[in-house]
């Protein structure tokens, strides 16, 4: 530089056009406990940005960021 592949809570992951955007763990807060641990219950927390397409987009297309992956250059 080509090519392809990803981008969801604080982390990890689910979700192939109409979901209240689920789940784990972590964080908070109650319940348990003589305490703290387990356990249980409940609560906050997200779809990089910009543009199309559609009645409707996290989901499709195209671009730009970031980021892995290969190939080629770097004698």
């Nucleotide at each position: 530089g080509g090519c392809c592949c990803c981008a969801u809570c604080g982390u990890c992951u689910a979700g192939u056009g109409g979901u209240u955007a689920g789940g784990a763990c972590a964080c908070c807060g109650g319940c348990c406990u003589c305490u703290c641990a387990c356990g249980u219950c409940g609560g906050u927390a997200a779809c990089g940005c910009g543009g199309g397409u559609u009645c409707g987009a996290c989901u499709c297309c195209c671009g730009c960021u970031g980021g892995g992956g290969u190939c080629a250059c770097c004698a």